[in-house]
RNA sequence: AUGUUAUAAAGAAAGGCAGAGGGAUUAGACCCGAUGAAGCCUUAGCAACCCUUCGAUUUAUCGAAGAAGGUGCUGCAUUCUACCACGCUUCACGUGGGCAGAUAACAC
Numbered sequence: 001a002u003g004u005u006a007u008a009a010a011g012a013a014a015g016g017c018a019g020a021g022g023g024a025u026u027a028g029a030c031c032c033g034a035u036g037a038a039g040c041c042u043u044a045g046c047a048a049c050c051c052u053u054c055g056a057u058u059u060a061u062c063g064a065a066g067a068a069g070g071u072g073c074u075g076c077a078u079u080c081u082a083c084c085a086c087g088c089u090u091c092a093c094g095u096g097g098g099c100a101g102a103u104a105a106c107a108c
Stems, first nucleotide, its partner, number of pairs: 002107006013043005021032003026082004044074003049070002051066006078100001083097005
């Protein structure tokens, strides 16, 4: 890199370096940013995928508790929309699904 499965409107920031961009990509919208963006470092935290313990069990999972370790994350719903279906309809808007991306575990 690729494939499979699972998850997502919850949650959690301070300091230092740095110095103009950032919210994945394209387009539009809406935002964040010199009262300091990205990136890097330190510390702290959140969560509970892997993990640990206990229980149940149809043996594949389910439930409860935990947080030492491996990841992840700590503006905005994955910021929103884009494709399809349905509802409603003047525009709009709403609901569900899909695509794409993200993260984890496994496989190769």
Description: Model confidence (mean pLDDT): 83 of 100. A computed fold for a 108-nucleotide RNA from Flavobacterium micromati, annotated as SAM riboswitch aptamer (S box leader). The RNAcentral record of the sequence draws on Rfam and Ribocentre. The source organism's lineage runs through Bacteria, Bacteroidota, Flavobacteriia, Flavobacteriaceae and Flavobacterium. Of the family's consensus pairs, 97% are formed in the model.